[in-house]
About this RNA:
This is a predicted structure of a 471-nucleotide part of an RNA (small-subunit ribosomal RNA, 5' domain) from an uncultured prokaryote. It matches the Rfam family "Bacterial small subunit ribosomal RNA".
Context: one part of a larger RNA
RNA sequence: GGACGAACGCUGGCGGCAGGCUUAACACAUGCAAGUCGAGCGCCCACUUCGGUGGGAGCGGCAGACGGGUGAGUAACGCGUGGGAACAUGCCCUUCGGUUCGGAAUAACUCAGGGAAACUUGAGCUAAUACCGGAUACGCCCUUAGGGGGAAAGAUUUAUUGCCGAGAUCGGCCCGCGUCAGAUUAGCUUGAUGGUGGGGUAAAGGCCUACCAUGGCGACGAUCUAUAGCUGUUCUGAGAGGAAGAUCAGCCACACUGGGACUGAGACACGGCCCAGACUCCUACGGGAGGCAGCAGUGGGGAAUAUUGGACAAUGGGCGCAAGCCUGAUCCAGCCAUGCCGCGUGGAUGAAGAAGGCCCUAGGGUUGUAAAGUCCUUUCAAUGGUGAAGAUAAUGACGGUAGCCAUACAAGAAGCCCCGGCUAAUUUCGUGCCAGCAGCCGCGGUAAUACGAAAGGGGCAAGCGUUGUUC
Numbered sequence: 001g002g003a004c005g006a007a008c009g010c011u012g013g014c015g016g017c018a019g020g021c022u023u024a025a026c027a028c029a030u031g032c033a034a035g036u037c038g039a040g041c042g043c044c045c046a047c048u049u050c051g052g053u054g055g056g057a058g059c060g061g062c063a064g065a066c067g068g069g070u071g072a073g074u075a076a077c078g079c080g081u082g083g084g085a086a087c088a089u090g091c092c093c094u095u096c097g098g099u100u101c102g103g104a105a106u107a108a109c110u111c112a113g114g115g116a117a118a119c120u121u122g123a124g125c126u127a128a129u130a131c132c133g134g135a136u137a138c139g140c141c142c143u144u145a146g147g148g149g150g151a152a153a154g155a156u157u158u159a160u161u162g163c164c165g166a167g168a169u170c171g172g173c174c175c176g177c178g179u180c181a182g183a184u185u186a187g188c189u190u191g192a193u194g195g196u197g198g199g200g201u202a203a204a205g206g207c208c209u210a211c212c213a214u215g216g217c218g219a220c221g222a223u224c225u226a227u228a229g230c231u232g233u234u235c236u237g238a239g240a241g242g243a244a245g246a247u248c249a250g251c252c253a254c255a256c257u258g259g260g261a262c263u264g265a266g267a268c269a270c271g272g273c274c275c276a277g278a279c280u281c282c283u284a285c286g287g288g289a290g291g292c293a294g295c296a297g298u299g300g301g302g303a304a305u306a307u308u309g310g311a312c313a314a315u316g317g318g319c320g321c322a323a324g325c326c327u328g329a330u331c332c333a334g335c336c337a338u339g340c341c342g343c344g345u346g347g348a349u350g351a352a353g354a355a356g357g358c359c360c361u362a363g364g365g366u367u368g369u370a371a372a373g374u375c376c377u378u379u380c381a382a383u384g385g386u387g388a389a390g391a392u393a394a395u396g397a398c399g400g401u402a403g404c405c406a407u408a409c410a411a412g413a414a415g416c417c418c419c420g421g422c423u424a425a426u427u428u429c430g431u432g433c434c435a436g437c438a439g440c441c442g443c444g445g446u447a448a449u450a451c452g453a454a455a456g457g458g459g460c461a462a463g464c465g466u467u468g469u470u471c
Base pairs, nucleotide, nucleotide: 001471002470003469004468006467007466008465009464010463013343014342015341016340017339018338019336020335021301026299027298028297030296031295032294035062036061037060040059041058043056044055045054046053047052069254070253071252078179079178080177081176082175083174084173087171092167094165097163100134101133102132103131109124110123111122112121113120114119140149141148142147154160181225182224187217188216189215192214193213194212195211196210197209198208199207229251230250231249232248233244234243235242236241256277257276258275259274260273279290280289281288282287307333309332310331311330315329316327317326318325319324346376347375348374349373356367357366358365359364380412382407383406384405385404386403390398415460416459417458418457419456420441421440422439426455427454428453429452430451436443437442
């Protein structure tokens, strides 16, 4: 000198764009954040012009594995980069063919109970694109090449669904190389290293298991300990390098703590389930409920970080034939000089120079064209009017916003730090090694350019200084 997710002190006019719990992955009141489909199905209720219309819970389908948050853990094929073979892939695109005959249930509902509640038990009835069986098999899979296996679902507004194959996309797996510090950590390892058989997975594999062999890693740093999410990037620097990993983007990991599986194309699942634990709440004491590292918000911690806002108008996502519904994603608004950028706080003229202040050798000097006065302008702000683009035929939260026009008045708008040297900028008074200053050197003990005040001056400016961190 630069930089910052900064904080603190003094001060503070406007706008645009960005950013905003770095600390306790501490605990959370309240509201919202994931639903949707009647063009799959039966039932119930309300209204009815008797044609229908609307609503409700349930079965069923798809979506809740995305989007959003956080950085605890992780020194690892986690990430980055370059390769690889033994895989799966809902929705999407596409080719050909098929869509047949039957069956048994069950929720809702009704009845009878249990319970304070959460909820739950028994009996009976019923539907389906829910479930099961048979037939068929172009293509498909397995094969000992003989053969064997395997599908369907209807609805109707004529498009949708189910089955098979190929593609695309997204993913799972393996490997080379790179990826912090410590030797005051030197030995580590028994599923450990390899083989065979078996199991398991979508898939290779000690992934698991039985048997067999005795290997494998390590001074080119194994193991252990400490620290840490990684990267694109960011800051600095002439570069080499050093430091960082906020916002944005990619990947990973996690979801009160630990463990487990279920469903599913996909999870071992933030707002799903089960078990254990800690904590909080309800209870009729028998038993139950919960998980903000989603958006707001509260307490706490802290030097420190915002509103319990608006809208689905746009972009995107889920469901739906659609209309549409949902969407704290998102788009906007609110708060904060937190940062960057831009603008303003007036312009011209005006005395050998008012008053006042300060200094003085008492002559004067300086503040200073500064003010006043005169003339002018109206950016920004204010008031009134008009008024978008963003949206496509319609639909605008933002928003009567931006912009434009008009009106009035210099009117509403300047501070902070410094002045001994480094380092631009000096005098007087007060104080008297006191009070104090200080980044370093150092000032202060009676004329202090260094402390405090004033006048003057210098620097930056809606900021200026200080502190912290880093180059």